[in-house]
This record gives sequence, C1' cells and structure tokens, in this order.
RNA sequence: UAAAAACAUUGGCAAAACUAGGGUAACCUAGUGACGCAAAGCUAUAGGGCCUUAAAUUAAGGUAGCCAGUUGCACUC
Repeated sequence: UAAAAACAUUGGCAAAACUAGGGUAACCUAGUGACGCAAAGCUAUAGGGCCUUAAAUUAAGGUAGCCAGUUGCACUC
C1' cells in the first nucleotide's frame, strides 16, 4: 500500500399501508406502523431533475427518502 474477515454504546428519524382531516391535484398534517437511513437534520425566488394542474402557468403549487447546497453528532475495533 492492497485484499479478506470480524466488530461498539446511548440514542434518533420513519417508507408502504390503514384511519381521520386539508387540498382541484401532486401531496401535506395527526395516529397506528416499520421498508429502510450515519445526516432519511435544514434549504424549494441559490442550482438541476421529477410530479401535479382547477380558474392556465415559463407556478412565490408539490417533491429534500432524486442529485445538490449547508449545518451537526459519535470515537468500540
């Protein structure tokens, strides 16, 4: 330097589905639930992509659990 094997603690978030509500819709909120996630924290007039569309719109609608930007946490081997 490369490859293989083994391997922490305390915790966190919460997909689909179902129920109730909001919305034209995408989708969102709450409860149940747990597919998964080491940022599945935050950011949608900082950027790209995608989705919806009533009353049109080149959306100050939605999606951050698509990419991205940005801020944090842990220290066993």
c-di-GMP-I riboswitch aptamer from Mariniplasma anaerobium, 77 nucleotides, folded computationally. RNAcentral holds the sequence, with entries from Rfam. Model confidence (mean pLDDT): 77 of 100. The organism belongs to Mariniplasma, within Bacteria.